[in-house]
RNA sequence: AGAGUCGGCCGGGCAGUCGCUGCCUCCGCCAGCGAUGGCGGGAGCGGAGGAAAGUCCGGGCUCCGGCGGAUCGGGUGCCAGGUAACGCCUGGGGGGCGUGAGCCCACGGAAAGUGCAACAGAGAGCAGACCGCCCAAGUCCCUCGCGGGACCGGCAAGGGUGAAACGGUGCGGUAAGAGCGCACCGCGUCGGUGGCAACACGCGACGGCACGGUAAACCCCACCUGGAGCAAGGCCAAAUAGGGAAGCCGCGCCGGUCCUUUAAAAGGGGCCGGCGCAGCGCUGAUCCGCGCGCGCUUCCGGGUAGGCCGCUAGAGGUCCACGGUGACGGGGACCCCAGAGGAAUGACCGCCCUCGACAGAACCCGGCUUACAGGCCGACUCUCACU
Numbered sequence: 001a002g003a004g005u006c007g008g009c010c011g012g013g014c015a016g017u018c019g020c021u022g023c024c025u026c027c028g029c030c031a032g033c034g035a036u037g038g039c040g041g042g043a044g045c046g047g048a049g050g051a052a053a054g055u056c057c058g059g060g061c062u063c064c065g066g067c068g069g070a071u072c073g074g075g076u077g078c079c080a081g082g083u084a085a086c087g088c089c090u091g092g093g094g095g096g097c098g099u100g101a102g103c104c105c106a107c108g109g110a111a112a113g114u115g116c117a118a119c120a121g122a123g124a125g126c127a128g129a130c131c132g133c134c135c136a137a138g139u140c141c142c143u144c145g146c147g148g149g150a151c152c153g154g155c156a157a158g159g160g161u162g163a164a165a166c167g168g169u170g171c172g173g174u175a176a177g178a179g180c181g182c183a184c185c186g187c188g189u190c191g192g193u194g195g196c197a198a199c200a201c202g203c204g205a206c207g208g209c210a211c212g213g214u215a216a217a218c219c220c221c222a223c224c225u226g227g228a229g230c231a232a233g234g235c236c237a238a239a240u241a242g243g244g245a246a247g248c249c250g251c252g253c254c255g256g257u258c259c260u261u262u263a264a265a266a267g268g269g270g271c272c273g274g275c276g277c278a279g280c281g282c283u284g285a286u287c288c289g290c291g292c293g294c295g296c297u298u299c300c301g302g303g304u305a306g307g308c309c310g311c312u313a314g315a316g317g318u319c320c321a322c323g324g325u326g327a328c329g330g331g332g333a334c335c336c337c338a339g340a341g342g343a344a345u346g347a348c349c350g351c352c353c354u355c356g357a358c359a360g361a362a363c364c365c366g367g368c369u370u371a372c373a374g375g376c377c378g379a380c381u382c383u384c385a386c387u
Base pairs, nucleotide, nucleotide: 001383002382003381004380005379006378007377008376009375010374012352013351014350016348017347018346020047021046022045023044025042026041027040028039029038030037031036049358053369054368056367057366058365059364060363061229062228063227064226073225074224075223076222077221078092079091080090081089082088093107094105095104096103097102108220109219113218114217115214116213130159131158132155133154134153138151139150140149141148142147167185168184169183170182171181172180186209187207188206189205190204191203192201193200194199233309234308235307236306243300244299245298246297247296248295249293250277251276252275253274254273255272256271257270258269259268260267279292280291281290282289316335317334318333319332320331322329323328353356
């Protein structure tokens, strides 16, 4: 210099004017005994994100259910640690990729059982003679014989098919072959050593090798697992309709009389009479009485509209040292940082630059995943050149 790898961070900046919204405070008006509330206005402070997104995991919180356990179902799946918890994170082991920094992996069990394996191929699991190799033994034929041929057979070494064909290399062995024998490698079992463990070992003994693949196929094993979600849930509480309880039994107009209020009246109430209208039953009835009533009055309780809480001080943030390889933990100091409910961040303008991507909170938090213009910082690797 070029090409890369990993980790962390930023996500236009500054200023002005007018608005929007939450809190707090002050002033004015109104309601109220007051507490306080409503309306209007002013000052101060705060006002989206690294993903606020997808709603895929985990938890808090709330309600419902629940003695405990089991079954079914679902999930997770190398080991250790972290954490409130996780399918997340950290460290480690194993496997794969890369020259490397590094990256990727659902990575328990296939010598419990069941299933599956297209096409090709002779054969797909205690398999298989298609091409091929062999005639040593046996039988027959030819030959004097050597030898040749046929049959019966032997062979998994070579070729070929396939994703996969029943350990690999070599030597011996053989008719040709074959763990048939041996050496080394590989594998398995038992033990040893190191490690908390996963696992590792250029450790020892034994076994000729027996055990192909596939479990995001059924299954087995281990562990985890109640359901629904802030429209959760709680409090206050109109009008109308409906529910329950108690009481009353007609209503309207006119006249008389009595009581009450008042200075006197108006007004309100009781009784009597007249007229008009009016539900049901006992009962035929414009009468009387009693009961019912969907009638009247009062009260109670549930619920709706509406209002309030939940609603943001929290597994919280910044900085400092400490323990730990690390995730993280414990400690100290300081800080308060959106909380709406048709839902607030906008509009205009000035200056500057590299001219600005993806995108907008709705109960909260920890993750994962996905989207993202451009830029900054740190650590590291490879190649080339120079010293």
Annotation
The prediction has a mean pLDDT of 77. The RNA shown here (Bacterial RNase P class A) has 387 nucleotides and comes from Gammaproteobacteria bacterium 13_2_20CM_66_19. The gene name in the source record is rnpB. Its Rfam family is "Bacterial RNase P class A". From the family's description: Ribonuclease P (RNase P) is a ubiquitous endoribonuclease, found in archaea, bacteria and eukarya as well as chloroplasts and mitochondria. The model forms 95% of the base pairs in the Rfam consensus. Taxonomically the source falls in Gammaproteobacteria (Bacteria, Pseudomonadati, Pseudomonadota).